[in-house]
Context: one part of a larger RNA
RNA sequence: CUGGGCGUAAAGCGAAUGUAGGCGGAUAUAUAAGUUAGGAGUUUAAGACGGCGGCUCAACCGACGGAGUGCUCUUAAUACUGUAUAUCUUGAGUAUGGGAGAGGAAGAUGGAAUUCCGAGUGUAGCGGUGGAAUGCGUAGAUAUUCGGAAGAACACCAGUUGCGAAGGCGGUCUUCUGGCCCAAUACUGACGCUGAGGUUCGAAAGCAAGGGGAGCGAACAGGAUCAGAUACCCUGGUAGUCCUUGCCGUAAACGAUGGAUACUAGUUGUAGGUACUUUCGGGUAUCUGUGACGCAGCUAACGCAUUAAGUAUCCCGCCUGGGGAGUACGCUCGCAAGAGUGAAACUC
Numbered sequence: 001c002u003g004g005g006c007g008u009a010a011a012g013c014g015a016a017u018g019u020a021g022g023c024g025g026a027u028a029u030a031u032a033a034g035u036u037a038g039g040a041g042u043u044u045a046a047g048a049c050g051g052c053g054g055c056u057c058a059a060c061c062g063a064c065g066g067a068g069u070g071c072u073c074u075u076a077a078u079a080c081u082g083u084a085u086a087u088c089u090u091g092a093g094u095a096u097g098g099g100a101g102a103g104g105a106a107g108a109u110g111g112a113a114u115u116c117c118g119a120g121u122g123u124a125g126c127g128g129u130g131g132a133a134u135g136c137g138u139a140g141a142u143a144u145u146c147g148g149a150a151g152a153a154c155a156c157c158a159g160u161u162g163c164g165a166a167g168g169c170g171g172u173c174u175u176c177u178g179g180c181c182c183a184a185u186a187c188u189g190a191c192g193c194u195g196a197g198g199u200u201c202g203a204a205a206g207c208a209a210g211g212g213g214a215g216c217g218a219a220c221a222g223g224a225u226c227a228g229a230u231a232c233c234c235u236g237g238u239a240g241u242c243c244u245u246g247c248c249g250u251a252a253a254c255g256a257u258g259g260a261u262a263c264u265a266g267u268u269g270u271a272g273g274u275a276c277u278u279u280c281g282g283g284u285a286u287c288u289g290u291g292a293c294g295c296a297g298c299u300a301a302c303g304c305a306u307u308a309a310g311u312a313u314c315c316c317g318c319c320u321g322g323g324g325a326g327u328a329c330g331c332u333c334g335c336a337a338g339a340g341u342g343a344a345a346c347u348c
Stems, first nucleotide, its partner, number of pairs: 004319003007302002012316001014201004021194003025088007033081002035077008049065002052062003091191001092188004096183004103177007110154001114150008125136002162169002206247006215241002220236004258315006266293012297304002321348003330341004
């Protein structure tokens, strides 16, 4: 290479967009490049194969013949693929009318709680724990009442509910804005799928600069525990957590399951529509999403099972024993931290 695989054994890029490329709906005609069939040429010699011949045989040697993959030319076929032209509507899209939504960005705003500050009442404790202590408090704490300030997060609603490509998104209102679903017509006429590179987005932590800082809280300090205790528990507490701008580009970035299309029993819940029906409680049908169970089938088993891990097709990514090692070296990127790419010796 062929072949075999990728939910959990090694293996789906974190996600999207899209270039090249690969693949691609229905009908007709033309063509004959691929394809198929026949013919011709060529396919060095030696070797191999076939029978024949020469050394007494054989090995060895000689002449002859055929075969041979491929290539070229030629004749023909036209189902499939390609190419060209014309047409079509079911794939894809556009228009119209409705619909749901924590989808995104900016601005404004609300209440509860927490902490702090001021004032009043009030007096000896408060905190905290398994029990304590550190800590706070007669300079008046804790508790309680009123007033003020600040920052962050939005109880209930809340739901294996919804939206988003993924990361993710949750008080309320306004503005701007993306996508999706349904219905019935009309229009375009294959405009499609995937996607090496590329580009964009991408939790948390971290980095740079400037703000902010209530609570929480790496580091750190103290108190306990313990044989020790650089921990678990407690009292404090800096960075950080928040905002703006710019980096970083990684996660058990998980459904550990790439995307698209078609087909293959059902039952039941739920979200959004539509149609019909109704005894106005609802019921039936259908489309889209999201769950539970379950047949065939698949699977090493667990399990999956119309949201497939079933049956098929197309395209991409990835795997090939464990360790060494996601290391070294080189290169690219980054302010750095580091990220991406990614071996070998050796060893079992």